[in-house]
A computed fold for a 350-nucleotide part of an RNA from an uncultured prokaryote, annotated as small-subunit ribosomal RNA, central domain.
Context: one part of a larger RNA
RNA sequence: CUGGGCGUAAAGCGCGCGUAGGUGGUUUGAUAAGUCGGAUGUGAAAGCCCUGGGCUCAACCUGGGAACGGCAUUCGAAACUGUCUUACUAGAGUAUGGUAGAGGGAAGUCGAAUUCCCGGUGUAGCGGUGAAAUGCGUAGAUAUCUGAAGGAACACCAGUGGCGAAGGCGACUUCCUGGACCAAUACUGACACUGAGGUGCGAAAGCGUGGGUAGCAAACGGGAUUAGAUACCCCGGUAGUCCACGCCGUAAACGAUGUCAACUAGGUGUUGGGAAGGUUAAUCUUCUCAUUGCCGCAGCUAACGCAUUAAGUUGACCGCCUGGGGAGUACUGGCGCAAUACGAAAACGC
Repeated sequence: CUGGGCGUAAAGCGCGCGUAGGUGGUUUGAUAAGUCGGAUGUGAAAGCCCUGGGCUCAACCUGGGAACGGCAUUCGAAACUGUCUUACUAGAGUAUGGUAGAGGGAAGUCGAAUUCCCGGUGUAGCGGUGAAAUGCGUAGAUAUCUGAAGGAACACCAGUGGCGAAGGCGACUUCCUGGACCAAUACUGACACUGAGGUGCGAAAGCGUGGGUAGCAAACGGGAUUAGAUACCCCGGUAGUCCACGCCGUAAACGAUGUCAACUAGGUGUUGGGAAGGUUAAUCUUCUCAUUGCCGCAGCUAACGCAUUAAGUUGACCGCCUGGGGAGUACUGGCGCAAUACGAAAACGC
């Protein structure tokens, strides 16, 4: 240096964009850096290896050869890689016309429900539990009816349905805006893939400033339960949950499965398009592209299982793993208001 792995055993960065780097479609000509061949020089001797000789053998000594895997110069070769060049369209992208969608941001608005408040009716209970009690109620509760306030969330539709890179996204309307898919042509002409550093996004909780606070509810108080009960159950209840701006940067951030590309039996559903046929009113049948589920062959796998959405067969690039504990800890460092987070050991001993 090569050889092993990463769904569940240790191991895929939470997810994008992208710099350097690595890798890269078909084709013409040139070149000759890589590559291949010849020659020359060098690669000291000794040693190692092969084969002879000398000490009675051996160690040892000695002749010859090979090797010295290399370097330099020179002469050639031109398939492959590289470079320059010519052209191409199968990768990638652009244009045109459509389609579906809880994709994102901003503004505005409806209705149901809970709670509180004013008023009416009305009277002794309500509430809660396994059973109770704390609690609320004759200062008129619960129940019921009218009115009014305010905040938060959007029943049904709703679907292993849809959209998004991931986190995630669900009432309605308007404005701004990203992406995807389909059909048929036209255009650009390799513009591509991956991506160390870097940079952006990133649930919940938490933090800062200022608002808001209906319901719920860490902490906290009380009632029960219990041997105890710093819990489970009940009555209350503050941060928080909501909004604006700024931070934090983590999750079982999961498909516990990195991204891209190619190839490899099928069957049956889903969603969005397109085409053809029958019928023509709904609709039905077939084909095709994209999407998302289930089952299943070959193959793979320790097994479970995966199986054209691979964990199959290959290629390109990145990340990560190397016994358990110590430890995702200590220390140095940079980030942060802090909380923390990032990167990350050793002694020791099993």